[in-house]
RNA sequence: AUUAAAUAUGAGCAAAUCUAUCGAAAGGUAGAGACGCAAAGCCAAGGGCCUACCUCUAUUCUAAGAUAUGGCAGCCGGUUGCAAAU
Numbered sequence: 001a002u003u004a005a006a007u008a009u010g011a012g013c014a015a016a017u018c019u020a021u022c023g024a025a026a027g028g029u030a031g032a033g034a035c036g037c038a039a040a041g042c043c044a045a046g047g048g049c050c051u052a053c054c055u056c057u058a059u060u061c062u063a064a065g066a067u068a069u070g071g072c073a074g075c076c077g078g079u080u081g082c083a084a085a086u
Stems, first nucleotide, its partner, number of pairs: 001086003012037002017032006035074001041079003046076002048072003055066003
């Protein structure tokens, strides 16, 4: 400097679910818990996905549609890095 496949000693992270809490929701945080992860580290002003309080539209009295300014990095992507190999 490079990284297609395989590989992780020591360490690290933690899905579902449950409890508490914040939030309109999606979801977040903390604890418990491990499905998994070699970037499951970081980035939401690249694509994608989720939600729709407010707003707008139509309707006409309570249900519908649109909308991100709200989220997701454990979807792709970008970026930095460890072991090992070359």
This is a predicted structure of an 86-nucleotide RNA (c-di-GMP-I riboswitch aptamer) from Evansella tamaricis.